[in-house]
Context: one part of a larger RNA
RNA sequence: UGACGGGGACCCGCACAAGCGGUGGAGCAUGUGGUUUAAUUCGACGCAACGCGAAGAACCUUACCAGGGCUUGACAUCCCGCGCUAUUCUUGGAAACAAGGAGUUCUGGCCUUCGGGCUGGACGCGGAGACAGGUGGUGCAUGGUUGUCGUCAGCUCGUGUCGUGAGAUGUUGGGUUAAGUCCCGCAACGAGCGCAACCCCUACUUUUAGUUGCCAGCAUUGAGUUGGGCACUCUAGAAGAACUGCCGGUGACAAACCGGAGGAAGGUGGGGAUGACGUCAAAUCAUCAUGCCCUUUAUGUCCUGGGCUACACACGUGCUACAAUGGCCGGUACAGAGGGCUGCCAAGGAGCGAUCCGGAGCCAAUCCCAAAAAGCCGGUCUCAGUUCGGAUUGCAGGCUGCAACCCGCCUGCAUGAAGUCGGAAUCGCUAGUAAUCGCGAGUCAGCAUAUCGCGGUGAAUACGUUCCCGGGUCU
Numbered sequence: 001u002g003a004c005g006g007g008g009a010c011c012c013g014c015a016c017a018a019g020c021g022g023u024g025g026a027g028c029a030u031g032u033g034g035u036u037u038a039a040u041u042c043g044a045c046g047c048a049a050c051g052c053g054a055a056g057a058a059c060c061u062u063a064c065c066a067g068g069g070c071u072u073g074a075c076a077u078c079c080c081g082c083g084c085u086a087u088u089c090u091u092g093g094a095a096a097c098a099a100g101g102a103g104u105u106c107u108g109g110c111c112u113u114c115g116g117g118c119u120g121g122a123c124g125c126g127g128a129g130a131c132a133g134g135u136g137g138u139g140c141a142u143g144g145u146u147g148u149c150g151u152c153a154g155c156u157c158g159u160g161u162c163g164u165g166a167g168a169u170g171u172u173g174g175g176u177u178a179a180g181u182c183c184c185g186c187a188a189c190g191a192g193c194g195c196a197a198c199c200c201c202u203a204c205u206u207u208u209a210g211u212u213g214c215c216a217g218c219a220u221u222g223a224g225u226u227g228g229g230c231a232c233u234c235u236a237g238a239a240g241a242a243c244u245g246c247c248g249g250u251g252a253c254a255a256a257c258c259g260g261a262g263g264a265a266g267g268u269g270g271g272g273a274u275g276a277c278g279u280c281a282a283a284u285c286a287u288c289a290u291g292c293c294c295u296u297u298a299u300g301u302c303c304u305g306g307g308c309u310a311c312a313c314a315c316g317u318g319c320u321a322c323a324a325u326g327g328c329c330g331g332u333a334c335a336g337a338g339g340g341c342u343g344c345c346a347a348g349g350a351g352c353g354a355u356c357c358g359g360a361g362c363c364a365a366u367c368c369c370a371a372a373a374a375g376c377c378g379g380u381c382u383c384a385g386u387u388c389g390g391a392u393u394g395c396a397g398g399c400u401g402c403a404a405c406c407c408g409c410c411u412g413c414a415u416g417a418a419g420u421c422g423g424a425a426u427c428g429c430u431a432g433u434a435a436u437c438g439c440g441a442g443u444c445a446g447c448a449u450a451u452c453g454c455g456g457u458g459a460a461u462a463c464g465u466u467c468c469c470g471g472g473u474c475u
Stems, first nucleotide, its partner, number of pairs: 007475007015465002019429005026320008034311002042053002064306007073131001077130002079127005087102006106121006133295002136293003142289002144284003147280001149278001154193006160169003173184003199272004204240007213230003218227002243266001246260005322422001326381007338369003343362002348357003388419001393414007435457007
């Protein structure tokens, strides 16, 4: 000077408390450990690994295993020789590939007797070596990127002053704030990185514009369908609006705090992006790059099949439930945000259905995905392992795809398991939040209970800071 203390003082945070809903019990999904295996590829391990890398393992992916092949190589540059490009057929084979046959030339320049010749490029085959290759090792050799403390309010510098010096001061103190935010004081005076603001979305208004959007009045229609209109909604550009600006009180005459007015919004309005100096030899050599080491007929490379999907068990994260605030049946209403040409797919028809036939429209404010669901109205069930719950299994089908055996998704019929609210313990959340309800997208041929978004309905509680956890300042 720091760090630490079951030392002290002050302050903050869903940290506790007050509440609401879960997890831990069940079935299933998924990740991990362990075990097994020829292989179950590798990485991630308290918070900050475990629905994580993986925004999607049937082949491919794929790095693993078994077997079959290749050795200047699947890929790059250079040299030499030969020229049959591509493609396709036969035989062997699981394929890669091997052997044989068909096929015959793409292009630039020069010369030309238009027959062609010379030379180069692309591409293919053969050969020699320089070399290629490595998802092999080391994240404790590294760059880059990322997590975390933490969006916590801190971390420093110049000059001056003090101290022999390490260092101190400033940055401490009195108030105040979400904030080292601001005010006052002070041997300090200033400054930088952070805070805040500038950026985006959202909430209000004005204006410009009026199609594909909208419809008040006038006609018209089954229908904003058409005429007409751009008032309104909306869309998307510009502008305004909030600043403790105004009033009262408290305060040190300050900063500020409390209350009020006006206002769509009030004291950072709500949300996002934004992450200081640093910590953890934190994570990543498997995104990529890279030093060194290792490998070179193999630790490289091609292919087929298998594995990553195993299963006594243990843990994490989820989904569905255990029902009547509910299940089932019929009718009926209201979103937002997205996506669409190898695409989204309407009307109509077939099928109980998945789906199929069909082909209109749409490169999309035009057409399509598209039915929103919870809700509301009516009916039924009457407390039971049930008309709850749907696991598991059998049969029959559909779709994608060379191909669903290992190992996909969906549909129908049948089957109907555990489960009656969960021990110790433990998690999330303070408002359009929790809870609950559906919708979309990315990945993607196919496959979503995951992830990332979107809207609908919409609570309870916070006395307070003694205690648990984490953090800040002073001592």

The prediction has a mean pLDDT of 85. The part of an RNA shown here (small-subunit ribosomal RNA, 3' major domain) has 475 nucleotides and comes from an uncultured bacterium. RNAcentral holds the full RNA, with entries from ENA, Greengenes and SILVA. Its Rfam family is "Bacterial small subunit ribosomal RNA".